The part of an RNA shown here (small-subunit ribosomal RNA, 5' domain) has 584 nucleotides and comes from Stylophora pistillata.
[in-house]
Context: one part of a larger RNA
RNA sequence: UAUGCUUGUCUCAAAGAUUAAGCCAUGCAUGUCUAAGUAUAAGCACUAGUACUGUGAAACUGCGAAUGGCUCAUUAAAUCAGUUAUCGUUUAUUUGAUUGUACCCUUACUACUUGGAUAACCGUAGUAAUUCUAGAGCUAAUACAUGCGAAAAGUCCCGACUGUCUUUGGAAGGGAUGUAUUUAUUAGAGUAAAAACCAAUGCGGGUUCUGCCCGGUGUUGUGGUGAAUCAUAGUAACUGAUCGAAUCGCACGGCCUUUGCGCUGGCGAUGUUUCAUUCAAAUAUCUGCCCUAUCAACUGUCGAUGGUAAGGUAGUGGCUUACCAUGGUUGCAACGGGUGACGGAGAAUUAGGGUUCGAUUCCGGAGAGGGAGCCUGAGAAACGGCUACCACAUCCAAGGAAGGCAGCAGGCGCGCAAAUUACCCAAUCCUGACUCAGGGAGGUAGUGACAAGAAAUAACAAUACAGGGCUUUUGCAAGUCUUGUAAUUGGAAUGAGUACAACUUAAAUCCUUUAACGAGGAUCCAUUGGAGGGCAAGUCUGGUGCCAGCAGCCGCGGUAAUUCCAGCUCCAAUAGCGUAUAUU
Repeated sequence: UAUGCUUGUCUCAAAGAUUAAGCCAUGCAUGUCUAAGUAUAAGCACUAGUACUGUGAAACUGCGAAUGGCUCAUUAAAUCAGUUAUCGUUUAUUUGAUUGUACCCUUACUACUUGGAUAACCGUAGUAAUUCUAGAGCUAAUACAUGCGAAAAGUCCCGACUGUCUUUGGAAGGGAUGUAUUUAUUAGAGUAAAAACCAAUGCGGGUUCUGCCCGGUGUUGUGGUGAAUCAUAGUAACUGAUCGAAUCGCACGGCCUUUGCGCUGGCGAUGUUUCAUUCAAAUAUCUGCCCUAUCAACUGUCGAUGGUAAGGUAGUGGCUUACCAUGGUUGCAACGGGUGACGGAGAAUUAGGGUUCGAUUCCGGAGAGGGAGCCUGAGAAACGGCUACCACAUCCAAGGAAGGCAGCAGGCGCGCAAAUUACCCAAUCCUGACUCAGGGAGGUAGUGACAAGAAAUAACAAUACAGGGCUUUUGCAAGUCUUGUAAUUGGAAUGAGUACAACUUAAAUCCUUUAACGAGGAUCCAUUGGAGGGCAAGUCUGGUGCCAGCAGCCGCGGUAAUUCCAGCUCCAAUAGCGUAUAUU
């Protein structure tokens, strides 16, 4: 694990893994809206003479659907475990920072706000048929597009002119200069010390001032790592030019310069660039795995091992391609084969060492009938997404169309072998635009002798009988304390069950609490196996007669059976016990 017999209570609880990762009718399991994207529903409500008010089906838009749940077919240095790494990468979301530079040559230019669509809707239609669609007519945006602006300085380049009198100065004016992308380039320093001289420059003082003299002093900054071509800056260019808000809600307030369609302003929501953070992911380092030699050599111009370059990738890398080299593994078992092999945490057993199990609730992996390919997206090589092929298989008017339960229920099949087409989002959490919706995740009941825990089936007294110990006693016997056995008698005590009610609960059930009923032997009756030994308990009775049968093993049975079939009695465990199998 299965099965046989038996089964009163309460708690807890595994459950179509093994065989067929076999096939599936039906239903459900993923949707989602706030004050805050979009409302002219010819929807509802309230209306007062409303453009919009409130609520709000549908639809557009955004997000989710890559989580969860299921299963274990594959898979043996693969997965996985521990370990280390990303100076080799991507990351929606969360949280914290961050985002004055836009036009293109400035004289009639939208910046108080630009453009064109489309759904829902209305109507016309097609098909046997689908979550199929077409044509006509409208109308929205945080959908899809387009597109302005605002400081000062600095720096770099060009430079009309102009001064010295050719060694060098000045300069109006013009252009470029945000962030992101790609490329090149520069900086991103660093331990011998001191002095003198020449020159330059800054500072102070003097002066006869487009110049000259004196003085002492200064030569300044450079993050981080074990380590970088790192962070971060600068320059020159580059780009089907990334972003730099034409968005929404709630309060309404302040100022006067002109009372204006003036100027200005708070708290949020959504969105956006870059950096970090978080949630992760993807690769990689070291070590470790069952049986097998009736597997000894394996790999390699069709990448095997290494190099150079390019491509590709989020990124490293023979990952791919081109060109080179000839390598790489192996008796410390390569390569091959097997596995009723997903790995681990763990489980059983065990003095210690070990042995066996681990499909299964936690972690990791893989898969959705079998292979393959792909779209969308931050994330999938997704299957409750799509496209083919193969195998199955459904509807059809025969033209076509639709499909994937190893999700939850349920059915067939398979088998030794496994539950309800139930109720609910109340709890735990998850998702969404969200306090509100949804969730077969999950919870709750039902089935359930998988296991596990607690412990009813009687207790007491009197009487009778039979003992035992003790005391008294020569003894009979008496007393006392008890030990049983009783189809004797007695009242007490209870739950199993029935059941108002409360509690419980989303609503119930169960449990718990509890009125009212509810125990005398013929009931409210305990079983399963045994009684020769091992091994606890009969040499009792009847039947059978080497037959029928029992018996794990030894054995029993041939006419007195301690062993068969029965009756009685007894023993063991007990709401459980036997049997088979696997394992220690």
Description
It matches the Rfam family "Eukaryotic small subunit ribosomal RNA". Its Rfam clan is "SSU clan".